This is a predicted structure of a 1252-nucleotide part of an RNA (large-subunit ribosomal RNA, half B) from a Caldisericaceae bacterium. It matches the Rfam family "Bacterial large subunit ribosomal RNA". The full RNA is in RNAcentral, with records from ENA. NCBI's taxonomy places the organism under Bacteria, Pseudomonadati, Caldisericia, Caldisericales, Caldisericaceae. The coordinates come from a structure-prediction model, not an experiment, and the mean pLDDT is 84.

[in-house]
Context: one part of a larger RNA
RNA sequence: CCCUCUUUAAGGAACUCGGCAAAAUUGCCCCGUAACUUCGGGAGAAGGGGUGCCUGAAAAGGUUGUAGCAAAUACUUGUUACUGCGUUUUCGGGUCUCAGUAAACAGGCUCAAGCGACUGUUUAACAAAAACACAGGUCUCUGCAAAAUCGUGAAGAUGAUGUAUAGGGGCCGACGCUUGCCCGGUGCUGGAAGGUUACAGGGAGGGGUUAGUGGACUUCGGUCUGCGAAGCUCUGAACUUAAGCCCCAGUGAACGGCGGCCGUAACUAUAACGGUCCUAAGGUAGCGAAAUACCUUGUCGGGUAAGUUCCGACGCGCAUGAAAAGCGUAACGACUUGAGCGCCGUCUCAAAGAGGGAUUCGGUGAAAUAACGGUGGUCGUGCAGACGCGGCCUACUCGUAGCAGGACGGAAAGACCCCGUGGAGCUUUACUGUAACCUGAUACUGAAUUUUGGUAUGUCAUGUAGAGUAUAUGUGGGAGACUGUGAAUCCGGGACGCCAGUUUCGGAGGAGUCGUCAGUGGAAUACCACACUUGUCAUACUGAAAUUCUAACUUCUUACCCUGAUCGGGUGGGAGGACAAUGUCAGGCGGGCAGUUUGACUGGGGCGGUCGCCUCCUAAAAAGUAACGGAGGUGCCCAAAGGUUCCCUCAGGCUGUUUGGAAAUCAGCCUUCGAGUGCAAAAGCAUAAGGGAGCUUGACUGCUUAGAUCGACAGAUCGAUCAGACACGAAAGUGGGGUUUAGUGAUCCGGCGGUUGUGUGUGGAAACGCCGUCGCUCAACGGAUAAAAGCUACCCCGGGGAUAACAGGCUGAUGCCGCCCAAGAGUUCAUAUCGACGGCGGUGUUUGGCACCUCGAUGUCGGCUCAUCGCAUCCUGGAGCUGGAUAAGGUUCCAAGGGUUUGGCUGUUCGCCAAUUAAAGCGGUACGUGAGCUGGGUUCAGAACGUCGUGAGACAGUUCGGUCCUAAUCCGCUACGAGCGUAAGAGAUUUGAGGGGGGUUCCCGGUAGUACGAGAGGACCCUGGGAAAGAAACCGCUGGUGUACCAGUUGUCCUACCAAGGGCAGGUGCUGGGUAGCUAAGUUUCUACAGGAUAAGCGCUGAAAGCAUCUAAAGCGCGAAGCCUACUCCAAGAUAAGAUCUCUCAUCCUUCCUUCGGGAAGGAGUAAGACUCCUUGUAGACUACAAGGUUGAUAGGCGCGGGGUGUAAGCACAGUAAUGUGUUUAGCUGACGCGUACUAAUUAGUCGAGGA
Repeated sequence: CCCUCUUUAAGGAACUCGGCAAAAUUGCCCCGUAACUUCGGGAGAAGGGGUGCCUGAAAAGGUUGUAGCAAAUACUUGUUACUGCGUUUUCGGGUCUCAGUAAACAGGCUCAAGCGACUGUUUAACAAAAACACAGGUCUCUGCAAAAUCGUGAAGAUGAUGUAUAGGGGCCGACGCUUGCCCGGUGCUGGAAGGUUACAGGGAGGGGUUAGUGGACUUCGGUCUGCGAAGCUCUGAACUUAAGCCCCAGUGAACGGCGGCCGUAACUAUAACGGUCCUAAGGUAGCGAAAUACCUUGUCGGGUAAGUUCCGACGCGCAUGAAAAGCGUAACGACUUGAGCGCCGUCUCAAAGAGGGAUUCGGUGAAAUAACGGUGGUCGUGCAGACGCGGCCUACUCGUAGCAGGACGGAAAGACCCCGUGGAGCUUUACUGUAACCUGAUACUGAAUUUUGGUAUGUCAUGUAGAGUAUAUGUGGGAGACUGUGAAUCCGGGACGCCAGUUUCGGAGGAGUCGUCAGUGGAAUACCACACUUGUCAUACUGAAAUUCUAACUUCUUACCCUGAUCGGGUGGGAGGACAAUGUCAGGCGGGCAGUUUGACUGGGGCGGUCGCCUCCUAAAAAGUAACGGAGGUGCCCAAAGGUUCCCUCAGGCUGUUUGGAAAUCAGCCUUCGAGUGCAAAAGCAUAAGGGAGCUUGACUGCUUAGAUCGACAGAUCGAUCAGACACGAAAGUGGGGUUUAGUGAUCCGGCGGUUGUGUGUGGAAACGCCGUCGCUCAACGGAUAAAAGCUACCCCGGGGAUAACAGGCUGAUGCCGCCCAAGAGUUCAUAUCGACGGCGGUGUUUGGCACCUCGAUGUCGGCUCAUCGCAUCCUGGAGCUGGAUAAGGUUCCAAGGGUUUGGCUGUUCGCCAAUUAAAGCGGUACGUGAGCUGGGUUCAGAACGUCGUGAGACAGUUCGGUCCUAAUCCGCUACGAGCGUAAGAGAUUUGAGGGGGGUUCCCGGUAGUACGAGAGGACCCUGGGAAAGAAACCGCUGGUGUACCAGUUGUCCUACCAAGGGCAGGUGCUGGGUAGCUAAGUUUCUACAGGAUAAGCGCUGAAAGCAUCUAAAGCGCGAAGCCUACUCCAAGAUAAGAUCUCUCAUCCUUCCUUCGGGAAGGAGUAAGACUCCUUGUAGACUACAAGGUUGAUAGGCGCGGGGUGUAAGCACAGUAAUGUGUUUAGCUGACGCGUACUAAUUAGUCGAGGA
């Protein structure tokens, strides 16, 4: 010093984020008990009283014994009386203590708010909660082979041996009062008329092939070419075809949503009221600065001395709100918040003590770590914070105990941040799939009836523009056709119908009717043939729908049998039934599941912006040249705005001129370019590239070719000649688009046109190639795919100080401080004081910029503790000026010695407030200080609110909760030693170079109510006293502690019992005291006088400069809490090793040298002295130091005393007893004082000079 404990004066939460921790309360009995309430609670509310021992009495149970009585009665049972024991209760009396649940066990309480109703559950090991659950509410699904779920595409199982009062799912979450408006979007449910829609069915049509055949040519062998049957083959339109989607409705206790602007009332303010726009509808009741309110510490009230918290209100609520429920609510809560009472070492402010560590000795004996280490301070330097580099300073060598400032200490390849064409988990209206589900086709799969399509064939009908006799389908033939096998005509019925009529059947009738011709018309009718439109009927084929059947198939908790079986099978029966189930194919739906994607640049990343091309500047006179540098354009256009030939000159100004103006057209003059050039800019262009006209297509082919320039490449640009065919021009010539530079996209894939190419045995064909051309805001524009978004705080990996957050560094815009100028303010007057517009600096405390060390880790705000430095000084000290009368101030100069408060609120720094003060300074030190503490804030995982987001989730928004490791190697620092040195060896006493500490201030008197002042007020200087705060020392006093010094006492065990003692109840059982020691709150002292040299300032003398001048002239003074002394402490390792006094003396051996006198080196035994060792404490971790060691009081013991406790035991007496009284101010007594050798310091050993 740490840990675990005990006690504590006075105060009592002042501590702190917060009463954390501790203390307090506590048993039992009695009394008593509020608001509120769901009437159960609240409640052990709160708050009071009692409690030991002895003794007396009473009562009530229990029980032993004796005697009696009763029941048949011997056992037995009941009962009465007496008696003994024991329990409980009550009422008295007595008695002792500081204290009677005497120890141990054993609630602190109250008020108010939030949240959650409650008991319960949860993140095993950082979150116990407001989260989960819950009873209850509601919505929805499910009719039983139930829905839902598990399962291998299953069997089977759960649901359930249950059946809608049941089961599954969602949301809300007791209870009370309630739950508003919106169905436009999304979802769900329902609907089926219409639209769209797959497989399948269907098969118009088209292509390929070619038996044949036509044509042309032929050397008659054949060649070329056209058409093309059947078959085979490729392709394939209409039409039929479900769910789904579109569509139409409903639905909110489904996902969800629930406005803006303007005006208006006779004070003002406000707006019941009005207007207008939008919407699916515009937030109702409630509640409201809230777990939700940014601004915000809103405003008011309460509580407090003081209240960012809390409570009550108010309400334009950034961004409340009604089952992600709203508002209340008794009870409950290891929840959160505020307040109070009690209580305390939480604190003011710390002290003492105990045990266990640490320390010393003995035994045993790890670990992390460690480049090397001979490991200092400061200022600098340096990859920008140096033990290792430079300068200076300091420093004998080596240890031990400690402290933690540094070693960017240790630990963990940073979890924050960024990066990776890394990973994973999650989400969704990302992309692509997929299980499941829905739906259709088809197979298993049959029969019948009815209805209704399609196709083919046949029959029978059908056909009206207008004109025309009239209902003319088309074409062709046609001059005749029909008729007693019954014409015209009439009657009746049916069908169609354009309402004219046509046609058909039946009856009557009994001989003609129609055409040609004419007329009308585009077309002419009789009759015949072949067709067309629309339709009827029949047959064949092929579909669809409905109903019925039973035999496939399915099923039964059905009967019987196997059988002695809730299985299975069989035989009957029932129910269903060609459905279902299942297989295949197809469409839909499908984050249920899966695989992936989700750009780069970037003064970190994100958000924003940008991404190709053109022009200019930057660009530094070749070219080229960067930035999230400064300015602009482009993703076209033109059939003339191209070619050519010929011609012309613009803009502007001045003057003049009808309407006519500044500007229309006209005339004259001046004017080299200021106009114009399709479009941005630049470079050009008047010889025009500008303006106009004529004729035209060179906006051509071979061919993008020789060559050249640019480019990493891909590629881009310029380009004469030649050949062909043209335009214009008389010709020379010009013309391969446009005054030039933008107007764009590689490859793959595919389409179209062309084609001397290839053609999978051959011939064709399909297909490919080649030439031309088309399809990309592939605009992230050298284009990853045809096809792609997010979240991660649940996260992971690999990297980065290539890149952010902290700190440092550089810079100093910003900030702060100062100066210059002086407009002005100051009655007057710039400068007592303040100072605009401007200008110049300093600093490195702000906010920034940069991204230089550190990402194989430099812990981040605030507080506590401990500081240290600067001065731009808050106080105190000294001065100048003052718009200084005094007093109090203002401002400036000097000055860093010392000092610089306690509380309320908040995590706060800061700030506000209360009360003080001489003053309550500003800053640096890694925003000093986490290997010193804390952990309230921030910044992991849980949870909630508001807001945003479809969602996963997110928020410099809020809220509750939430593991702070490290045993010190080196330097450093504080102490304590050992060695050696200090020219012999010792014992004492000192000097002081140097260094450290200390240095504060106020109040009240006297002078003096004086100076000053009209008064009110009210001094300097000098002097006396007291105090606050701080520091040091001490223990006589006041107290604390004092773990066995004394006493009391409970429970229990033991010493056989009584008595008397002892142990344990904590590592003193508890309680009352307390010696020594240590201590503060106690006591004493100090922060003083004085001297020297100075600062600002004030002066003397005095020139330069005949004056003046304190002098950045010589010379001489005064002048501060500051400096040096003085005071105090350390101090000669002050290696510069100091001084004084005293003690010991000149021995012996070996070797070497010698001037023979001796000297040097090494050694031995000694002296003075010291040590080992022993007894110890005034000392102390160890060591050291100090007192002693028999010639001795060092320790123990003993004696006496002091102090403490408080009257021992024993005996006697009194009392029924507890108990009391006497002996007795007794007995006991650790550390204290004095004395006393009884015990132990015995004996002994070791070291230690011979002096250059």